[in-house]
Record summary: Predicted 3D model of a 159-nucleotide RNA (Lysine riboswitch aptamer) from a bovine gut metagenome. Of the family's consensus pairs, 98% are formed in the model. RNAcentral holds the sequence, with entries from MGnify.
RNA sequence: CAGAGGUGCGUGGUUUAUAAGUAGAACAGCGGAAGUUCGUGCAGACUGAUGAAACUGUUUAAAAGGAGACCAUGCCGAAAGAGCCGUAUGCCCGAUGCGGUUGCUUGGCUUGUGUCUUAAGAGGACACCGGCUGUCACCGGAGUUCCGGCGGAGCGCUG
Repeated sequence: CAGAGGUGCGUGGUUUAUAAGUAGAACAGCGGAAGUUCGUGCAGACUGAUGAAACUGUUUAAAAGGAGACCAUGCCGAAAGAGCCGUAUGCCCGAUGCGGUUGCUUGGCUUGUGUCUUAAGAGGACACCGGCUGUCACCGGAGUUCCGGCGGAGCGCUG
């Protein structure tokens, strides 16, 4: 510099279902003082006896994220996780999203179990036992392209 592993790893777009007859809105009833921001609290502003929240009924009625299929595209520490830093929101803390950073962990895929996340028995993340698979070292067998055993890790392997 160029390549390989395979249900290989990311990104974007289109579409389909789900989310959901849910949130929200309107009207009515009931109720009788609270309600409005991702969460608790605080601050501020606004709404409220010309009737708040909750609950019930009728009518109307979404979306995001995640998922399937298809298309395009970047790649093989691809990428993901974890820690730390920054940022988003009135403030503290948390949660979440986004960005940066650290050779801290992970070769890749996957059944199951547990925890978290999610509307979810979907999906995702992490951990553990197991299975399959690629790669190299060592050992053994051989038909030297192969088989078996065992172990390591991508800071690897092949040319």